[in-house]
RNA sequence: GCGCGGGUAGUAUAGCCUGGUCUAGUAUACGGGCUUGCCAAGUCUGUGACGCGGGUUCAAAUCCCGCCUCGCGCA
Numbered sequence: 001g002c003g004c005g006g007g008u009a010g011u012a013u014a015g016c017c018u019g020g021u022c023u024a025g026u027a028u029a030c031g032g033g034c035u036u037g038c039c040a041a042g043u044c045u046g047u048g049a050c051g052c053g054g055g056u057u058c059a060a061a062u063c064c065c066g067c068c069u070c071g072c073g074c075a
Base pairs, nucleotide, nucleotide: 001074002073003072004071005070006069007068010028011027012026013025020058029047030046031045032044033043034042051067052066053065054064055063
């Protein structure tokens, strides 16, 4: 340099192919309530995310382009 794959809450992961329901789901973590003599567990609730920029579209996490970054392969 070229090709392929990945980047979503603190952490892990789904959704992407086939754009659209609601507030981007789930688990965990953290805060609070209930429960308990206390803790743990359980239960209810809250907090927090689409790598960056641009384009297409009525509408983009999803499609297109560029860039950044991580991994693998080729040279």

Description: A computed fold for a 75-nucleotide RNA from a Candidatus Woesearchaeota archaeon, annotated as transfer RNA. It matches the Rfam family "tRNA". It is annotated as a transfer RNA. About the family: Transfer RNA (tRNA) molecules are approximately 80 nucleotides in length. It was read from a public genome assembly.